[in-house]
Context: one part of a larger RNA
RNA sequence: UGACGGGGACCCGCACAAGCAGCGGAGCAUGUGGUUUAAUUCGAUGCAACGCGAAGAACCUUACCAGGUCUUGACAUGUAACUGCCGAUGCUAGAGAUAGCAUUUUCUCUUCGGAGACUAUUACACAGGUGGUGCAUGGUUGUCGUCAGCUCGUGUCGUGAGAUGUUGGGUUAAGUCCCGCAACGAGCGCAACCCCUAUAUCUAGUUACCAGCACUUCGGGUGGGGACUCUAGAUAGACUGCCGAUGACAAAUCGGAGGAAGGUGGGGAUGACGUCAAAUCAUCAUGCCCUUUAUGACCUGGGCUACACACGUGCUACAAUGGCCGGUACAACGGGAUGCCACGCAGUGAUGCGGAGCCAAACCAUUUAAAGCCGGCCCCAGUUCGGAUUGUAGGCUGCAACUCGCCUACAUGAAGUCGGAGUUGCUAGUAAUCGCGAAUCAGAAUGUCGCGGUGAAUGCGUUCCCGGGUCUUGUACA
Numbered sequence: 001u002g003a004c005g006g007g008g009a010c011c012c013g014c015a016c017a018a019g020c021a022g023c024g025g026a027g028c029a030u031g032u033g034g035u036u037u038a039a040u041u042c043g044a045u046g047c048a049a050c051g052c053g054a055a056g057a058a059c060c061u062u063a064c065c066a067g068g069u070c071u072u073g074a075c076a077u078g079u080a081a082c083u084g085c086c087g088a089u090g091c092u093a094g095a096g097a098u099a100g101c102a103u104u105u106u107c108u109c110u111u112c113g114g115a116g117a118c119u120a121u122u123a124c125a126c127a128g129g130u131g132g133u134g135c136a137u138g139g140u141u142g143u144c145g146u147c148a149g150c151u152c153g154u155g156u157c158g159u160g161a162g163a164u165g166u167u168g169g170g171u172u173a174a175g176u177c178c179c180g181c182a183a184c185g186a187g188c189g190c191a192a193c194c195c196c197u198a199u200a201u202c203u204a205g206u207u208a209c210c211a212g213c214a215c216u217u218c219g220g221g222u223g224g225g226g227a228c229u230c231u232a233g234a235u236a237g238a239c240u241g242c243c244g245a246u247g248a249c250a251a252a253u254c255g256g257a258g259g260a261a262g263g264u265g266g267g268g269a270u271g272a273c274g275u276c277a278a279a280u281c282a283u284c285a286u287g288c289c290c291u292u293u294a295u296g297a298c299c300u301g302g303g304c305u306a307c308a309c310a311c312g313u314g315c316u317a318c319a320a321u322g323g324c325c326g327g328u329a330c331a332a333c334g335g336g337a338u339g340c341c342a343c344g345c346a347g348u349g350a351u352g353c354g355g356a357g358c359c360a361a362a363c364c365a366u367u368u369a370a371a372g373c374c375g376g377c378c379c380c381a382g383u384u385c386g387g388a389u390u391g392u393a394g395g396c397u398g399c400a401a402c403u404c405g406c407c408u409a410c411a412u413g414a415a416g417u418c419g420g421a422g423u424u425g426c427u428a429g430u431a432a433u434c435g436c437g438a439a440u441c442a443g444a445a446u447g448u449c450g451c452g453g454u455g456a457a458u459g460c461g462u463u464c465c466c467g468g469g470u471c472u473u474g475u476a477c478a
Base pairs, nucleotide, nucleotide: 001478002477003475004474005473007472008471009470010469011468012467013466015462016461019426020425021424022423023422026316027315028314029313030312031311032310033309034307035306042053043052064302065301066300067299068298069297070296073126077125078124079123080122081121084118087104088103089102090101091100092099093098107116108115109114128291129290131289132288133287137285138284139280140279141278142276144274149188150187151186152185153184154183155164156163157162168179169178170177194268195267196266197265199236200235201234202233203232204231205230209225210224213223214222215221239262242256243255244254245253246252318419322378323377324376325375326374327373328372334366336364339359343354344353345352346351385416390411391410392409393408394407395406396405432454433453434452435451436450437449438448
């Protein structure tokens, strides 16, 4: 100087407390461990691994296994020799990779010597490796933590390691600001600048809108309008600016006014010096090592989907604030051409068929939002709760759904009556609840990322648990 203390003081955080909803019990989905296996490819492992890499394993992917094959190679560059244009089509054998045969075609330039592009073969340099090492590395990322810290120059003090500044008194979300001070200044962080959102004005008015006027097939449909909504550009607006109180005449705090908004308005992006030899050699790049008729490459089939069990994360429930049936209302974000698909017809339905349609989209479609509201049935039961499992019959995608996809109908109708110890999230348009969209994607979400609808309870405290910050103290630790 640090680190640590079941030392002290002060402060903060859904850390506790006060509440609401969960998890832990059930079934299923998904990931992991374990076990099994020819293989169940590899990585991630306290917080900070476990719906993680994977924004999507039937083949492919695919790295794993079995079998069948290749050896200058599936891919790159170069040299030498030789070959034919390249290519296209068909047949046969085979699981295919491949192998054989047949047909067709006869490149460009040319000084007719040859040259060029591409193809096959041979030889040689080499290629190749999701092989090892993340404890050789770059790059990228997690974490403490959006915590308020981390440092430097000059000066001063100390023999020196170092100290001071950065400590102290207040204050703040903040090393934020004020005052004081052997310090005076400065940098990286904080804040602000950026984006979205909440209000208004101006400009603009189609594909959006419709107050007033007219027409109307009653649909902003048409004429029209430029008011409103909205769209998207420019401005304004919030700064403790104003008033009062407290305070040290400070910084600031508390209350009030005005205001759409009040004290960083709400949300996002933004992550200092560093820590964990943290993660990644399987995104990529890369040193060294290893491999080279194989640890490389091609193909078919299988596996990654196994299943006594254990754990994590979710979905659905156990019902009456409910289930079912009928009627009826209101969104937002998005994506759309090998696409979104209206409409009509068929089907109980998944879905199929048709053509004559619209839309590269504020124009057309996706698109009936659902919870909600109105009416009816159920009457507390393992039920008209719950839907697992299983059988049969179908539909879709795709060469192909057996291993191993999703969906529909009929039948079947398991566990489950609110969950031990323990444990998680959340302070407001939040939790809870309800549906919708997108990426990936032929097909395949209860996951992920977004969007809106309905919309609470509790706290205004810091004794304690956990984590963090500042000062101080002890230390046989570095």
This is a predicted structure of a 478-nucleotide part of an RNA (small-subunit ribosomal RNA, 3' major domain) from an uncultured bacterium. RNAcentral holds the full RNA, with entries from ENA, Greengenes and SILVA.